[in-house]
RNA sequence: UAGUUAUCACGAAAGGCAGAGGGAAUAGACCCUGUGAAGCCUUAGCAACCCUUUAACUUUAAAGAAGGUGCUAAAUUCUACUGUAAUAAAAACAGACAGAUAACCA
Repeated sequence: UAGUUAUCACGAAAGGCAGAGGGAAUAGACCCUGUGAAGCCUUAGCAACCCUUUAACUUUAAAGAAGGUGCUAAAUUCUACUGUAAUAAAAACAGACAGAUAACCA
């Protein structure tokens, strides 16, 4: 980096350094930000993918958190494409695309 599978409306922040942007990309909207953005470090926490234990017995349930990741504003912040669906507008739901994370694999 590519592929496969699963999940993505839950949850969880303080301090230090730093100093102007940030919310993946494009466009629009909306929002966060000198009462300190990004980034880095420390500590703490959340969750339970890998993992551990037990029961069941081939795939599931319960409990746990030492370790490997991940995460700790807002639904993956929302919309964009398709469908429900008939259209002038708005709103809703489902799906696709894209993305994020984990495990496996080349």

A computed fold for a 106-nucleotide RNA, annotated as SAM riboswitch aptamer (S box leader). Its mean pLDDT, the model's own confidence on a scale to 100, is 83. It matches the Rfam family "SAM riboswitch aptamer (S box leader)". Its family is annotated with regulation of gene expression in the Gene Ontology. From the family's description: The SAM riboswitch is found upstream of a number of genes which code for proteins involved in methionine or cysteine biosynthesis in Gram-positive bacteria. The model forms 97% of the base pairs in the Rfam consensus.